[in-house]
RNA sequence: AUUUGAAAAAGGCAAACCACCCGUGAGGUUGGGACGCAAAGCCAUGGGUCUUUUUAAUGAAAGAUUGCCAGGUUGCCAGU
Numbered sequence: 001a002u003u004u005g006a007a008a009a010a011g012g013c014a015a016a017c018c019a020c021c022c023g024u025g026a027g028g029u030u031g032g033g034a035c036g037c038a039a040a041g042c043c044a045u046g047g048g049u050c051u052u053u054u055u056a057a058u059g060a061a062a063g064a065u066u067g068c069c070a071g072g073u074u075g076c077c078a079g080u
């Protein structure tokens, strides 16, 4: 530099659920907890899904989700 995640090691993250607080809500913070994860690090850029408001309706607006997928960007260990 490249490409892969078979085996291993070090370290990392943390679903459901429970408690607390915040939010109309989707959902989020902190602590406990571990189903899983090689980007389950970061960015709502495109699509998807979900919520709220609105419209006679198609829709529109404002939000949530990166642990739904794609894209961008950075990166540990090991192998080639």
Base pairs, nucleotide, nucleotide: 003079004078005077012037013036017032018031019030021028022027035067041073042072043071045070046069047068048065049064050063051062052061053060054059
Predicted 3D model of an 80-nucleotide RNA (c-di-GMP-I riboswitch aptamer) from Candidatus Kuenenia hertensis. It was read from a public genome assembly, where an Rfam model found it.